[in-house]
Context: one part of a larger RNA
RNA sequence: CUGGGCGUAAAGCGCGCGUAGGCGGACUAUUAAGUCAGGGGUGAAAUCCCGGGGCUCAACCCCGGAACUGCCUCUGAUACUGGUAGUCUAGAGUUCGAGAGAGGUGAGUGGAAUUCCGAGUGUAGAGGUGAAAUUCGUAGAUAUUCGGAGGAACACCAGUGGCGAAGGCGGCUCACUGGCUCGAUACUGACGCUGAGGUGCGAAAGCGUGGGGAGCAAACAGGAUUAGAUACCCUGGUAGUCCACGCCGUAAACGAUGAAUGCCAGUCGUCGGCAAGCAUGCUUGUCGGUGACACACCUAACGGAUUAAGCAUUCCGCCUGGGGAGUACGGCCGCAAGGUUAAAACUC
Numbered sequence: 001c002u003g004g005g006c007g008u009a010a011a012g013c014g015c016g017c018g019u020a021g022g023c024g025g026a027c028u029a030u031u032a033a034g035u036c037a038g039g040g041g042u043g044a045a046a047u048c049c050c051g052g053g054g055c056u057c058a059a060c061c062c063c064g065g066a067a068c069u070g071c072c073u074c075u076g077a078u079a080c081u082g083g084u085a086g087u088c089u090a091g092a093g094u095u096c097g098a099g100a101g102a103g104g105u106g107a108g109u110g111g112a113a114u115u116c117c118g119a120g121u122g123u124a125g126a127g128g129u130g131a132a133a134u135u136c137g138u139a140g141a142u143a144u145u146c147g148g149a150g151g152a153a154c155a156c157c158a159g160u161g162g163c164g165a166a167g168g169c170g171g172c173u174c175a176c177u178g179g180c181u182c183g184a185u186a187c188u189g190a191c192g193c194u195g196a197g198g199u200g201c202g203a204a205a206g207c208g209u210g211g212g213g214a215g216c217a218a219a220c221a222g223g224a225u226u227a228g229a230u231a232c233c234c235u236g237g238u239a240g241u242c243c244a245c246g247c248c249g250u251a252a253a254c255g256a257u258g259a260a261u262g263c264c265a266g267u268c269g270u271c272g273g274c275a276a277g278c279a280u281g282c283u284u285g286u287c288g289g290u291g292a293c294a295c296a297c298c299u300a301a302c303g304g305a306u307u308a309a310g311c312a313u314u315c316c317g318c319c320u321g322g323g324g325a326g327u328a329c330g331g332c333c334g335c336a337a338g339g340u341u342a343a344a345a346c347u348c
Base pairs, nucleotide, nucleotide: 003320004319005318006317007302008301012316014201015200016199017198021194022193023192025088026087027086028085029084030083031082033081034080035077036076037075038074039073040072041071042070049065050064051063052062053061054060091191092188093187094186095184096183097182098181099180103177104176105175106174107173108172109171110154115149116148117147118146119145120144121143125136126135162169163168206247207246208245209244210243211242215241216240220236221235222234223233258315259314260313261312262311263310266293267292268291269290270289271288272287273286274285275284276283277282278281297304298303321348322347323346330341331340332339333338
């Protein structure tokens, strides 16, 4: 390279947008580049193959043939692919009318709870645990009532519920704003799919500058436990967690399942529309999501099964025994931490 693969054995980029490229709906005409047929030229010799021959045989050598799967050119064919021209509406998009939603950003605002501060009542304990102790408390704690401050998170509703490309998103209100679904006619007329590079987004932790700091809590300190206990348990507690701006770019970033399109038995839930029927809150049909079970079929099995891991097509990414190693070196990126790309010796 060919091949075979990628849910769990090695293997789907964390997720979008999109350049080049690859692939691409129906009909007609034309062209003849690909394609196919025939002819011509060329395809040195040697080598390879076949048939003969010469060295005693063989290797080796000589003669003849075939072959040299290729390239160029001429003539012809026109189904398919491509090019050109025209047409179409089933893909895609636009318009109109409805609808659901924790989709995003900013601003404002609410109550419960924890902590702290002030005041009142009140007195000897409170905390904590398997049991304790460190700790707090007669300088009045814990408990309880009132008032105040501040930060963070939003109980119930809440649901294999919803929205988002993924990460993710949950009190309430307002402003701005992205996407989606359904119904309807009209319009554009293949405008599509994928996507190497590229570019943007991307949990938590971490980093820089400036704020903020209630609770929680790496590090750290103390008390226990223990043979020891640099832990599990307890009392404290700093970064951090929060906000603004800028970086980092990784996760079991998981459905461990790339994207798109078509086709292939069903049953039962649930969410959002639409239509019809009536017994007016149900039934039926249909479109789009989200689940459970299960047939064909697939699978090594587990299992998957119209939301496929089934049957096919297109495009991208990736794998090729274990360790060494996602490491070294080099490049690129980063303030750093480090990230990304990515070997070999050796060894089993």

Small-subunit ribosomal RNA, central domain from Rhodovulum sulfidophilum, 348 nucleotides, folded computationally. The organism belongs to Rhodovulum, within Bacteria. Its Rfam family is "Bacterial small subunit ribosomal RNA". Gene Ontology terms of the family: ribosome and structural constituent of ribosome. The prediction has a mean pLDDT of 90.